Predicted 3D model of an 87-nucleotide RNA (c-di-GMP-I riboswitch aptamer) from Butyrivibrio sp. YAB3001.
[in-house]
RNA sequence: CUAAAUAAAGGGCAAAGCCAUUGAAAGAUGGUGACGCAAAGCUAAAGGGUCUUAAACGUUUCGGACGAAAGACAGCCAGUUGCUGGU
Numbered sequence: 001c002u003a004a005a006u007a008a009a010g011g012g013c014a015a016a017g018c019c020a021u022u023g024a025a026a027g028a029u030g031g032u033g034a035c036g037c038a039a040a041g042c043u044a045a046a047g048g049g050u051c052u053u054a055a056a057c058g059u060u061u062c063g064g065a066c067g068a069a070a071g072a073c074a075g076c077c078a079g080u081u082g083c084u085g086g087u
Base pairs, nucleotide, nucleotide: 005087006086012037013036017032018031019030020029021028022027035075041080042079043078047077048076049073050072051071052070053069057067058066059065
């Protein structure tokens, strides 16, 4: 100096629930609240996976049941960027 693992310090984010708003819904936004997280930073047409179905399309056992389509999830995997520097 580089790489990997990891302590400490400075800190960071914020689950479920509740309240308000919004959406057909999944969900999202704000407040509250902390279950947890070394990326719980970012990326939804780089990739996989999961969820929803108001309208319209096809199939239909007439059930979002199946497909396609549209929408959503990054705290599912993944890609990508990054703080510290004792051992």
The model forms 89% of the base pairs in the Rfam consensus.
Its Rfam family is "c-di-GMP-I riboswitch aptamer". Rfam describes the family as follows. GEMM was predicted in a large-scale screen for bacterial structured RNA regulatory elements.
The sequence is in RNAcentral, with records from ENA and Rfam.
The prediction has a mean pLDDT of 82.